[in-house]
This is a predicted structure of a 470-nucleotide part of an RNA (small-subunit ribosomal RNA, 3' major domain) from an uncultured bacterium. RNAcentral holds the full RNA, with entries from SILVA.

Context: one part of a larger RNA
């Protein structure tokens, strides 16, 4: 000077408390440990690993295993030699890679030529190649403390010096935010603001959007119109600006007015100096080390999907605030040409056949679901749906290992969950559906969207984490 204390003072945070809903018990999904295995590729491991890298493991992916093959190599540059390259037919062996035989067509570009360039094959060698090791050699990127309010510098002053001061103190704030004081005076990185979005208004524009007035229609369908909604550009608007109180006459705080919005209006982006030799050599890059007929490359099949068990994260339930049947009202974000698919017909259905529109404010996905009405009457049930059997559908060379879906049948555990534990303060929690990325197919995960819509916060003694002074 720091750090730490079951030292003290002040303060904050869903930290506790007050509430609401979960998880921990069951079945299943998924990740991990362990075990097993020829292989179950690798990494991540308290918080800060465990629906994580993976925003899609049947083949591919794929890095693993087994078997069969290749050795200047799947890929790059250089030297020499040869040749157009290539497209196509058929056959044999093989799991295929590959190997052998065979038919037909064609004979690159510039240049008169020499030659040059591109492409292919061959030879030898320099080399290629490595998801091999080291994240404790590294860059880059990332997590975390933490969106916490801190971290520093110049000059000056003080101290022999390490250092101190400034940054402490009195108030105040979400904030080292601002005010006052002060041997300090200034400054930088952070805070805030500038950026995006939602909420109000005006204005510009009016199709594919909209329809108040006038006609018209089955229908904003058409004429017409751009007022309204909406769309998407430009502006305005909020600043403690105004009033009262309080405070030190300050910063500010409390109340009020006006206002769509009030004291940071809600949300996002934004992450200081640094910490954890945190994570990543398997995104990529890269030093060193290692392999070089193999630790490189190709192919087929298998594995990553195993299963006495243990843990994490989820989904579905245990029911009547519910199940089933009927009804058929109201969203928003998005996506669509190797695509989205209206409509008609076939099928109980998954789906199939025909087929219009749409490169989309035009057409389609598209049905929103919770809602409302009827019924069931407390049962392992008309709850719950695991498991299993049979029959199918779709994608795809291919669903055995190992996909998703449909119908019929089957109908397991489960009657609210021990200790211990998690999230959330408002359009939030809870609950309800919808969309997208990845993607041939495959979503209970992820990322978004809207519908319905609460309870509680006395307070800061205690638990956890953090800030300032001592």
């Nucleotide at each position: 000077u720091g750090a730490c204390g079951g030292g003290g003072g002040c303060c904050c945070g869903c930290a506790c408390a007050a509430g609401c809903g979960g998880a921990g018990g069951a079945a299943c999904a998924u990740g991990u440990g362990g075990u097993u295995u020829a292989a179950u590729u690798c990494g991540a491991u308290g918080a800060u690993a465990c629906g994580c890298g993976a925003g899609g493991a049947a083949c591919c992916u794929u890095a693993c295993c087994u078997a069969c093959c290749c050795u200047u190599g799947a890929c790059a540059u250089g030297u020499c030699c040869g040749g157009a390259c290539g497209a196509c037919u058929u056959c044999c062996a093989g799991a295929g890679a590959u190997g052998g035989a065979u038919u037909u067509c064609u004979c690159c570009c510039a240049g008169c030529a020499a030659u040059g360039g591109g492409c292919c094959g061959g030879a030898a060698c320099a080399c290629a190649g490595g998801u091999g090791c080291u994240g404790c050699a590294u860059g880059g990127c990332u997590g975390u403390c933490g969106u916490c309010a801190g971290c520093u510098c110049g000059u000056g002053u003080c101290g022999u010096g390490a250092g101190a001061u400034g940054u402490u103190g009195g108030g105040u704030u979400a904030a080292g935010u601002c005010c006052c004081g002060c041997a300090a005076c200034g400054a930088g990185c952070g805070c805030a603001a500038c950026c995006c979005u939602c909420g109000c208004c005006a204005u510009u524009a009016g199709u594919u959007g909209c329809c108040a007035u006038c006609a018209u229609u089955a229908a904003g369908u058409u004429g017409g119109g751009c007022a309204c909604u909406c769309u998407a550009g430009u502006g305005g608007g909020a600043c403690u600006g105004c009033c009262g109180g309080u405070g030190a006459u300050a910063a500010g705080c409390c109340g009020g007015a006006g206002g769509a919005a009030g004291g940071u209006g809600g949300g996002g982006a934004u992450g200081a100096c640094g910490u954890c030799a945190a994570g990543u050599c398997a995104u990529c890059a890269u030093g060193g080390c290692c392999c070089u007929u193999a630790c490189g490359g190709g192919u087929a099949g298998g594995g990553c999907u195993a299963c006495a068990c243990a843990c994490g994260u989820g989904c579905u339930a245990c029911a009547a605030u519910g199940g089933c049947g009927g009804u058929g009202a109201c969203a928003g974000u998005g996506g669509g040409c190797a695509g989205c698919c209206a409509g008609a017909c076939c099928g109980c259905a998954a789906g199939g056949u025909c087929g219009a529109g749409c490169u989309a404010a035009u057409c389609c996905c598209a049905a929103a679901a919770a809602g409302c009405c009827g019924u069931c009457u407390c049962a392992g049930u008309u709850c719950g749906g695991a498991u299993u059997g049979c029959a199918c559908u779709c994608u795809g060379c291919a669903a055995c290992u190992c996909g998703a879906g449909u119908g019929c049948a089957u109908g397991a555990a489960g009657u609210u969950g021990g200790a211990a534990u998690c999230g959330c303060u408002a359009g939030u929690a809870a609950u309800c559906g919808c969309g997208c990325a990845u993607c041939a197919g495959c979503a209970u995960g992820g990322c978004g969207c809207g519908g319905u819509g609460a309870a509680u916060a006395c307070g800061u003694u205690c638990c956890c984490g953090g800030g300032c002074c001592u």